Notes: Predicted 3D model of an 88-nucleotide RNA (Glycine riboswitch aptamer) from Aestuariivita sp. It was read from a public genome assembly, where an Rfam model found it. Its Rfam family is "Glycine riboswitch aptamer". About the family: This family represents the bacterial glycine riboswitch. The coordinates come from a structure-prediction model, not an experiment, and the mean pLDDT is 80.
RNA sequence: CGCGUGCAUACGGGAGAAUCGGCGCAUGCCGGUGCCGAAGGAGCAACCGCCCCGGAAACUCUCAGGCCACAAGGACCGGAUGCGCAGC
Numbered sequence: 001c002g003c004g005u006g007c008a009u010a011c012g013g014g015a016g017a018a019u020c021g022g023c024g025c026a027u028g029c030c031g032g033u034g035c036c037g038a039a040g041g042a043g044c045a046a047c048c049g050c051c052c053c054g055g056a057a058a059c060u061c062u063c064a065g066g067c068c069a070c071a072a073g074g075a076c077c078g079g080a081u082g083c084g085c086a087g088c
Stems, first nucleotide, its partner, number of pairs: 002088002004085006011078003018033006034067003040063001041061003047055003
């Protein structure tokens, strides 16, 4: 220095899912029924471990969140920068 790996930052990509009624100048708000899952949360579990017990998903549930478009958010992916790690 490069590869690998953990974290952080910003950037790029990034899905799904509605309608009815009421009130409003509008952005919107309220109610009914329905729907989505990829923030978060919860549950089971293959598997793993230091095996008492614990860690565990993109599976499941939808509490939360979301469901015209825009915007916001968005798991995950990509390269970049910085700080570490410990092998080649």